Model confidence (mean pLDDT): 87 of 100. The part of an RNA shown here (large-subunit ribosomal RNA, domain VI) has 270 nucleotides and comes from an Acidobacteriota bacterium.

Context: one part of a larger RNA
């Protein structure tokens, strides 16, 4: 910008994409079948492989704002207890998050119409023929069915719900002109933010409010603060004490910021 008022929600599917693989084992059965050697179709059922989309209970990787050991200096006057720097100094752990090597899932059944083929009935041609009229079986292939986009599908669709004023003059009217008055619904800005994200989009909210930080409980890491008391000549042990100390997780409270504003958008619709 169109989609013949405007706007907020749900949708429909014309088309499009995507998928679409394969093994082995049991069972049928040592059956049919063969002289033996051998060994099935058909049909049940079980479990991989590959791949793909999801997610984070579990098992694991990361986790440089979380514990927590510990070496070297320097600095907080000294102990003692920290801090900075050294690849996050190294090291052992590990929340959320992301991820795989983790986990679920699918990778399919049906069903239409068919291909080769195989068939029924059956003349032309008193037989015969699947074929000419007529009716069937049949394949990962087509059309459905699965998974996603999708009405710019200008053929612009469907539902629901919301929103919008008098008065004057011309005219048979549709309709035009003009005057007051109005700014709806709704939407954008703005601002707090986020499992959204390069910015933009999406989304979650903005006091009638749990959107983010703080607070508080809590989970869950890490492992037993600090001080003080004991016990050892000390190093260091033990008690108070499942201690301290904690990012992002859960759930709660308006204490801090979402104040206050400001644009567009009309007037019943060729």
């Nucleotide at each position: 910008c169109g989609c013949a008022g405007g706007a907020g929600a749900u949708u429909u599917g014309a088309g499009g994409a995507g998928g679409c693989c394969u093994g082995a084992c049991c069972u049928c059965a040592g059956u049919a079948c063969g002289a033996g050697a051998g060994g099935a179709c058909c049909g049940g059922g079980u479990u991989g492989g590959g791949u793909g989309u999801a997610c984070c209970u579990c098992u694991g990787a990361u986790g440089u704002a979380c514990c927590g050991g510990u070496u070297g200096u320097u600095c907080c006057g000294c102990c003692a207890g920290g801090a900075g720097c050294a690849c996050c100094g190294c090291c052992g752990g590990g929340u959320a998050g992301u991820c795989a090597c983790g986990u679920a899932c699918a990778u399919u059944a049906g069903a239409g119409a068919u291909a080769a083929a195989c068939g029924c009935u059956g003349a032309a041609g008193g037989c015969a023929u699947c074929u000419a009229a007529g009716c069937g079986u049949g394949a990962a292939a087509c059309u459905c069915g699965c998974u996603c986009c999708a009405a710019g599908a200008u053929g612009a669709g469907a539902u629901c719900u919301c929103c919008c004023u008098u008065c004057c003059g011309a005219g048979u009217a549709a309709u035009c002109g003009g005057a007051a008055c109005u700014g709806a619904a709704g939407g954008c800005u703005c601002c707090u933010c986020g499992g959204a994200g390069a910015u933009u989009a999406c989304g979650a909210g903005g006091u009638a409010g749990a959107u983010a930080g703080g607070c508080a409980g809590g989970a869950a890491g890490u492992g037993g603060a600090a001080g003080u008391c004991c016990g050892g000549u000390a190093a260091c042990g033990g008690a108070u004490g499942u201690a301290g100390c904690u990012g992002a997780c859960c759930u709660g409270u308006a204490c801090u910021a979402a104040u206050c504003g400001g644009c567009c958008g009309u007037g019943a619709g060729g």

Overview:
The RNAcentral record of the full RNA draws on ENA. Its Rfam family is "Bacterial large subunit ribosomal RNA".